[in-house]
Context: one part of a larger RNA
RNA sequence: GAACGAACGCUAGCGGUAUGCUUUAUACAUGCAAGUCGAACGAGAAAGUAACUUCGGUUAUGAGUAGAGUGGCGCACGGGUGAGUAACGCGUAGAUAACCUGCCCUAAGAUUCGGGAUAACUUUUUGAAAGGAAAGCUAAUACCGGUUAAUAAUGUAUUACAGGUGUAAUAUAUUUAAAAGGAUUUAUUUGUCUUAGGAUGGGUCUGCGUAACAUUAGCUAGUUGGUGAGGUAAGGGCUCACCAAGGCGACGAUGUUUAGCGGAUCUGAGAGGAUGGUCCGCCACACUGGAACUGAGACACGGUCCAGACUCCUACGGGAGGCAGCAGUAGGGAAUAUUGCGCAAUGGGGGAAACCCUGACGCAGCAAUACCGCGUGGAUGAAGAAGGCCUUCGGGUCGUAAAGUCCUUUGUACAAGUGAAGAUAAUGACAUUAACUUGUGAAUAAGCACCGGCUAACUCCGUGCCAGCAGCCGCGGUAAUACGGAGGGUGCGAGCGUUGUUC
Numbered sequence: 001g002a003a004c005g006a007a008c009g010c011u012a013g014c015g016g017u018a019u020g021c022u023u024u025a026u027a028c029a030u031g032c033a034a035g036u037c038g039a040a041c042g043a044g045a046a047a048g049u050a051a052c053u054u055c056g057g058u059u060a061u062g063a064g065u066a067g068a069g070u071g072g073c074g075c076a077c078g079g080g081u082g083a084g085u086a087a088c089g090c091g092u093a094g095a096u097a098a099c100c101u102g103c104c105c106u107a108a109g110a111u112u113c114g115g116g117a118u119a120a121c122u123u124u125u126u127g128a129a130a131g132g133a134a135a136g137c138u139a140a141u142a143c144c145g146g147u148u149a150a151u152a153a154u155g156u157a158u159u160a161c162a163g164g165u166g167u168a169a170u171a172u173a174u175u176u177a178a179a180a181g182g183a184u185u186u187a188u189u190u191g192u193c194u195u196a197g198g199a200u201g202g203g204u205c206u207g208c209g210u211a212a213c214a215u216u217a218g219c220u221a222g223u224u225g226g227u228g229a230g231g232u233a234a235g236g237g238c239u240c241a242c243c244a245a246g247g248c249g250a251c252g253a254u255g256u257u258u259a260g261c262g263g264a265u266c267u268g269a270g271a272g273g274a275u276g277g278u279c280c281g282c283c284a285c286a287c288u289g290g291a292a293c294u295g296a297g298a299c300a301c302g303g304u305c306c307a308g309a310c311u312c313c314u315a316c317g318g319g320a321g322g323c324a325g326c327a328g329u330a331g332g333g334a335a336u337a338u339u340g341c342g343c344a345a346u347g348g349g350g351g352a353a354a355c356c357c358u359g360a361c362g363c364a365g366c367a368a369u370a371c372c373g374c375g376u377g378g379a380u381g382a383a384g385a386a387g388g389c390c391u392u393c394g395g396g397u398c399g400u401a402a403a404g405u406c407c408u409u410u411g412u413a414c415a416a417g418u419g420a421a422g423a424u425a426a427u428g429a430c431a432u433u434a435a436c437u438u439g440u441g442a443a444u445a446a447g448c449a450c451c452g453g454c455u456a457a458c459u460c461c462g463u464g465c466c467a468g469c470a471g472c473c474g475c476g477g478u479a480a481u482a483c484g485g486a487g488g489g490u491g492c493g494a495g496c497g498u499u500g501u502u503c
Stems, first nucleotide, its partner, number of pairs: 001503004006499005013374006019367002021332001026330003030327003035073003040070002048061005080285003089210008099202002104198008112146004121136006152175010181190004211257003218248003223245008260282004264275004287308005310321004338364001340363003346360001347358004377407004387398004413440006422430001447492005452473003458487005468475002
């Protein structure tokens, strides 16, 4: 000098664009953050209103609505955090002839015959509650069985290819599927099953790169390899049985400490150094530890089970919970915002659609936290006014500065009016929008640090090695341009200084 997710002090007019718990991965009150489908299925209220009435009620409507239940898809995305991890975690370049891929696209074929349950519901019962038990009834695109079937799967043979175990084609044997579904315009649409291919997304493996310490020198028993088996979507000690005794290491094993990685960011002429907040990609985590289930996909933030700590409820028998989602609270801290509006846009989930949901997102609020822009007036004005300060007492200086006079209204302010784009046929949270026009009146708007040298800027008074200053050198002990005040000056300016950190 530059920079910052900054903080502190003094000060403060406006706008635009960004950014905003770096500390306790501490604990959390409250609300919201993941639902949707009646065009899969059965069942199905009430209030209100109207009519009738023997005044008890009944019927119609509300309504096949609401709210539940079975079933499907989604909940593995989106959002948060960086605790752990020195690792194929990340980056880069490859391999997969060792693999998977719901929804989507393309192509071919099929969609046949049956069955038994079960929730909801009704009744009984149990418990303080959370919940549970028994009996009875019922449906499906829920579940189960049969038929049919191959270019699918498995086995065998032949041929071709590959050159690492293998892959492909042909032939043959065996095995395996579905919802006779839904909707309506009745000839369309949407589903379902099988197969092949694509697209997308992932899994696994490998070369190279990836912090510090040797005041860490030896480490290893599923350890290293083989055979066989199991397991996985898939290769593999991934797991197991047996056999062998290997494997790693000064080219730094093992251990300890620290740390999410990258694109990038800051600085620098560059080389390099430092950093990894916001945005994008990847990884890991979801109170702590462990485990699996479902599923195309999880070993699953707002799912399940077990254990633990903590908090809450309890009738003491037993239960409930997880903000590192958005707001917000307490605590910690030098320090970091609203318990806001809207699905109008973009995107996502469900649905045939209408539409519903969406604290993603779009906006608004708060903060000079940063960057950028604008303003706080212009011209004229010497009696060089008053006043302050200095003075050699002559004067000098603040100083055209002020006052006064004449203007302007840019931008801001106030008032009135017009009024987009974001949206397409419709739909605008923002929104009293942006922008534009007119009017008012200099009206509403300047501070902070410094002035011994480095370093731009000097005098007076006070103080007297005191009080104090200080980045370094150093000032202060009676004439201090270095302390404190004043006048003057210098620098920057809605900021200016200080502190911290990096280059």

Predicted 3D model of a 503-nucleotide part of an RNA (small-subunit ribosomal RNA, 5' domain) from Perophora annectens. Its Rfam family is "Bacterial small subunit ribosomal RNA". Model confidence (mean pLDDT): 82 of 100. Lineage of the source: Eukaryota > Eumetazoa > Deuterostomia > Ascidiacea > Perophora.